Predicted 3D model of a 74-nucleotide RNA (transfer RNA) from a Paludibacteraceae bacterium.
Its mean pLDDT, the model's own confidence on a scale to 100, is 81.

RNA sequence: GGCCCUGUAGCUUAGUUGAAUAGAGCGUCAGAUUCCGGUUCUGAAGGUCCUGGGUUUGAGUCCCAGCGGGGUCA
Numbered sequence: 001g002g003c004c005c006u007g008u009a010g011c012u013u014a015g016u017u018g019a020a021u022a023g024a025g026c027g028u029c030a031g032a033u034u035c036c037g038g039u040u041c042u043g044a045a046g047g048u049c050c051u052g053g054g055u056u057u058g059a060g061u062c063c064c065a066g067c068g069g070g071g072u073c074a
Stems, first nucleotide, its partner, number of pairs: 001073007010026004019057001028044005050066005
């Protein structure tokens, strides 16, 4: 350098047949429980869906370019 895959919460990720307020687990914080802690239960916060364009009534999802990561051919 060519080609392929990939990018969603602090981490791991669901969602990819285009539509409804973008969800879950872990973690964090608060409360209950306990003598304290852990466990368990309840609740809460936390997302420019990598960036910028395009298509569309409508984009996390489709298209293009760029950036990051991984693989492969040299």